[in-house]
RNA sequence: GCCGCUUUAGCUCAGUUGGCAGAGCGCAUCCAUGGUAAGGAUGAGGUCGCGGGUUCGACCCCCGCAGGCGGCU
Numbered sequence: 001g002c003c004g005c006u007u008u009a010g011c012u013c014a015g016u017u018g019g020c021a022g023a024g025c026g027c028a029u030c031c032a033u034g035g036u037a038a039g040g041a042u043g044a045g046g047u048c049g050c051g052g053g054u055u056c057g058a059c060c061c062c063c064g065c066a067g068g069c070g071g072c073u
Base pairs, nucleotide, nucleotide: 001072002071003070004069005068006067007066010025011024012023013022019056027043028042029041030040031039049065050064051063052062053061
């Protein structure tokens, strides 16, 4: 230098034919117990890496940039 994959909640990751952003763990509150752990319920938490474009509408499609991983030379 070229190519591919990847970037979504605090962490690990889902999210297909473009139409309400999710799960597990963690966190908060409550229930329950004589008490603790385990368990149950509810909830908070997101500029979907950044900037443009297409579209009535974009996490999703297109272009550029950036971070990470890998390959080739």
The prediction has a mean pLDDT of 80.
The RNA shown here (transfer RNA) has 73 nucleotides and comes from a Candidatus Microgenomatia bacterium.
Rfam family: tRNA. Rfam links the family to the GO term triplet codon-amino acid adaptor activity.